[in-house]
Context: one part of a larger RNA
RNA sequence: UGACGGGGGCCCGCACAAGCGGAGGAACAUGUGGUUUAAUUCGAUGAUACGCGAGGAACCUUACCCGGGCUUGAAAUGCAGCCGAAUGUCCCCGAAAGGGGCCAGCCAGCAAUGGCGGCUGCGUAGGUGCUGCAUGGUUGUCGUCAGCUCGUGCCGUGAGGUGUCGGCUUAAGUGCCACAACGAGCGCAACCCCUGUCGUCGGUUGCCAGCGGGUCAUGCCGGGGACUUCGACGAGACUGCCACCGUAAGGUGCGAGGAAGGUGGGGAUGACGUCAAAUCAGCACGGCCCUUACGUCCGGGGCGACACACGUGUUACAAUGGGGGGUACAGCGGGUUGCAAGCAGGCGACUGUGAGCCAAUCCCGAAAGCCCCUCCCAGUUCGGAUCGGAGUCUGCAACUCGACUCCGUGAAGUUGGAUUCGCUAGUAAUCGCGCAUCAGCCAUGGCGCGGUGAAUACGUUCCCGGGCCUUGUACA
Numbered sequence: 001u002g003a004c005g006g007g008g009g010c011c012c013g014c015a016c017a018a019g020c021g022g023a024g025g026a027a028c029a030u031g032u033g034g035u036u037u038a039a040u041u042c043g044a045u046g047a048u049a050c051g052c053g054a055g056g057a058a059c060c061u062u063a064c065c066c067g068g069g070c071u072u073g074a075a076a077u078g079c080a081g082c083c084g085a086a087u088g089u090c091c092c093c094g095a096a097a098g099g100g101g102c103c104a105g106c107c108a109g110c111a112a113u114g115g116c117g118g119c120u121g122c123g124u125a126g127g128u129g130c131u132g133c134a135u136g137g138u139u140g141u142c143g144u145c146a147g148c149u150c151g152u153g154c155c156g157u158g159a160g161g162u163g164u165c166g167g168c169u170u171a172a173g174u175g176c177c178a179c180a181a182c183g184a185g186c187g188c189a190a191c192c193c194c195u196g197u198c199g200u201c202g203g204u205u206g207c208c209a210g211c212g213g214g215u216c217a218u219g220c221c222g223g224g225g226a227c228u229u230c231g232a233c234g235a236g237a238c239u240g241c242c243a244c245c246g247u248a249a250g251g252u253g254c255g256a257g258g259a260a261g262g263u264g265g266g267g268a269u270g271a272c273g274u275c276a277a278a279u280c281a282g283c284a285c286g287g288c289c290c291u292u293a294c295g296u297c298c299g300g301g302g303c304g305a306c307a308c309a310c311g312u313g314u315u316a317c318a319a320u321g322g323g324g325g326g327u328a329c330a331g332c333g334g335g336u337u338g339c340a341a342g343c344a345g346g347c348g349a350c351u352g353u354g355a356g357c358c359a360a361u362c363c364c365g366a367a368a369g370c371c372c373c374u375c376c377c378a379g380u381u382c383g384g385a386u387c388g389g390a391g392u393c394u395g396c397a398a399c400u401c402g403a404c405u406c407c408g409u410g411a412a413g414u415u416g417g418a419u420u421c422g423c424u425a426g427u428a429a430u431c432g433c434g435c436a437u438c439a440g441c442c443a444u445g446g447c448g449c450g451g452u453g454a455a456u457a458c459g460u461u462c463c464c465g466g467g468c469c470u471u472g473u474a475c476a
Stems, first nucleotide, its partner, number of pairs: 001476002003473003007470007015460002019423005026315008034306002042053002064301007077123008087104002090101004107114002126290002129288003135284002137279003140275001142273001147186006153162003166177003192267004197235007207224002211222003238261001241255001242253004304442001317416001321375007333364003338357002342353004382413001387408007429452007
């Protein structure tokens, strides 16, 4: 100087407490461990691995296994030699890859030769092989915590200290006062984006108050710029005003005004560093290793196994509910190998046909809600696993191993031990919708969007993590 303490003081955080809903029990989905296997490819492992890399494993992907092939090689590049224009059809063996064969076809240039293709040889290629403890780059975490430092001066033999301590204050090393310190940098804050209010400008594909036309009906038409809305620019919030407290910074106020009030809400933004943290399989790269194979192509299998254990989820155990009928209201987005209205067929998945739309124009589009009826507390009209049968769709192909539909079957489950997780407001809870990947999809995942919409916080003694000061130390 740090680190540590079941030392002290001060202060924060859904850290506890106060609440609401979950997990831990069940079934299923998914990841992991283990076991199994020819292979079940590899990585990630307390917090910071385990619906993680993977934003799409039937083939492909694919890195694994078995089998069949190739060897200048699947792709790239240079040189030399030989052959042939390029190229195309067909035949045989084969699971394919691959191997073998027949025929057609003859480029530019006078030529040397050049371009293109093949074969041979050489220099080289190739490797998801090893090392993240050789590395770059990127990332997680402490932590959006308030810290981490420098110049000069001063103090100390020196390591170093001071500044950065103290009092008050703040979300904040935020600021004020004080002070052997005076300044400064990286962080904080602000500048950026979205959202909430208003104004100006603009007006189609958006809108429709007034006027006119028209329809069974609809901004449908003429028209209009008022409103809504879409966008660009601006205004607005600064403790600015008032009262009280305070030297000040600042604090308090069911004070005013205001759409918004003390950082309005959300996002992006992550200091010096820590964990020899993660990644050589995204990429790059040093070293090592393989070179008729540790390279490469193909067929099939595996990554989907199953006594078991754990994590994350979905669906439930019902009446604030299940079922039937009727009826209303979004936003983010997506659409031409696409979205598809409408019509017809089918109980349905879907099929046939097909208007319109490269889209503020056309299409994809809510559910919970509300109204009426029913069920009457039951393993049930709860719950839907599992299994049988029949189908639809995608795709070369759904056996291993796809999703969906219909009929039948109806399992466990009656609120879950110790323990444990999330959340402080348009949040939790609950309801549906969209997108990426994508032929299809194992999506109950991920990322977004809107609808409905709570309860509670006395307080900081205790648990966990953190910040500042101080104290002890045989630790560094």
This is a predicted structure of a 476-nucleotide part of an RNA (small-subunit ribosomal RNA, 3' major domain) from a Prevotellaceae bacterium. The organism belongs to Prevotellaceae, within Bacteria. The prediction has a mean pLDDT of 83. Rfam family: Bacterial small subunit ribosomal RNA. Its family is annotated with structural constituent of ribosome and ribosome in the Gene Ontology.